[in-house]
Context: one part of a larger RNA
RNA sequence: CUGUGGUUAAGGAACUCGGCAAAAUGCCCCCGUAACUUCGGGAGAAGGGGGGCCUCGUCAUGUCUAUGCCUUUACGGCGGACGGCGUGAUGUGGCCGCAGAGAAUAGAGGGAAGCGACUGUUUACUAAAAACACAGGUCCGUGCGAAGACGGUAAGUCGAUGUAUACGGACUGACGCCUGCCCGGUGCUGGAAGGUUAAGAGGACCUGUUAGGCCGGUUUUGCCGGCCGAAGCGGAGAAUUUAAGCCCCAGUAAACGGCGGUGGUAACUAUAACCAUCCUAAGGUAGCGAAAUUCCUUGUCGGGUAAGUUCCGACCUGCACGAAUGGCGUAACGACUUCCCAACUGUCUCAACCGCGAACUCG
Numbered sequence: 001c002u003g004u005g006g007u008u009a010a011g012g013a014a015c016u017c018g019g020c021a022a023a024a025u026g027c028c029c030c031c032g033u034a035a036c037u038u039c040g041g042g043a044g045a046a047g048g049g050g051g052g053c054c055u056c057g058u059c060a061u062g063u064c065u066a067u068g069c070c071u072u073u074a075c076g077g078c079g080g081a082c083g084g085c086g087u088g089a090u091g092u093g094g095c096c097g098c099a100g101a102g103a104a105u106a107g108a109g110g111g112a113a114g115c116g117a118c119u120g121u122u123u124a125c126u127a128a129a130a131a132c133a134c135a136g137g138u139c140c141g142u143g144c145g146a147a148g149a150c151g152g153u154a155a156g157u158c159g160a161u162g163u164a165u166a167c168g169g170a171c172u173g174a175c176g177c178c179u180g181c182c183c184g185g186u187g188c189u190g191g192a193a194g195g196u197u198a199a200g201a202g203g204a205c206c207u208g209u210u211a212g213g214c215c216g217g218u219u220u221u222g223c224c225g226g227c228c229g230a231a232g233c234g235g236a237g238a239a240u241u242u243a244a245g246c247c248c249c250a251g252u253a254a255a256c257g258g259c260g261g262u263g264g265u266a267a268c269u270a271u272a273a274c275c276a277u278c279c280u281a282a283g284g285u286a287g288c289g290a291a292a293u294u295c296c297u298u299g300u301c302g303g304g305u306a307a308g309u310u311c312c313g314a315c316c317u318g319c320a321c322g323a324a325u326g327g328c329g330u331a332a333c334g335a336c337u338u339c340c341c342a343a344c345u346g347u348c349u350c351a352a353c354c355g356c357g358a359a360c361u362c363g
Stems, first nucleotide, its partner, number of pairs: 002358001003356006010349002014347001019344001027051005036041001038174001052095003056091009068078003071074001096100001109341006115334002120132002136172007148158003175329004180259003185256002187252005194247003200241002206235004212228006260278005287321001288318001299315005
């Protein structure tokens, strides 16, 4: 020097991203206990007082029994001390120490915000949280051989030995007050008049082949070449007919989503309840707001400090809050995040010393 314990003058967070770590609190009894509140809580709130041993009493109480009482005379019942053995409370007097919950064990507390209601769950091995879940809310689907899911396009199984107060899916997330406007786009649901549309049906027109016919050449029939050409068998195939879908018409936002601009105007100024105009499907309502959201920004004002980019309360100019991708509140709860107060301390000013049956160095 390192590790691990211990102590420390004066100060007491000046340390530091941050009181990280340490210190402090700690048990039992009694007194006492605020805001707020969902009346349950908050609460062990906070904050105070007491606590050892000896002596002699008092009171309460448990138990055992004596004397006693009762009778059915028994190994019975009742009753219960001025007694014995205990327990608790309290009083007088006294004793010792620095210290009486004497060691060990053994909450630190309070105030104000944010987020999430809560108990729970999670990244086994860097994240425990404001993330997930949750009870509650809403919407959608599903009438039973249910929807949905698994399975080989199966059998079958789960759903469920359940039956719409049930089951499945999606979103939100206790509770309180609420949840505004837009259906133009996308999606979903419904509609079926018209338009479009597949295979299939249909088979006009055209065409290949051929019997046969005509002409020419050759010729014994025949054969060769050209032209016309029915049926059959083929090729190609128009009109016409025809579903869902799409177009179309409605509905639907606790479906995906969206929720304006410009100019002017009041008898100081400023501002604009008001007016005009353009655009839109409709132009952001209530509530909240420099916010886990505010760039400019350490916005401005107030509070706290001698001094505060954080914090709290306001303002509103919301770059770019906003209503179940929920909005705003909220008692209780939280190894969550932020700020403050008192207490406490070697975190620090600023370092020192001591123990180790550690390590290490030297001998």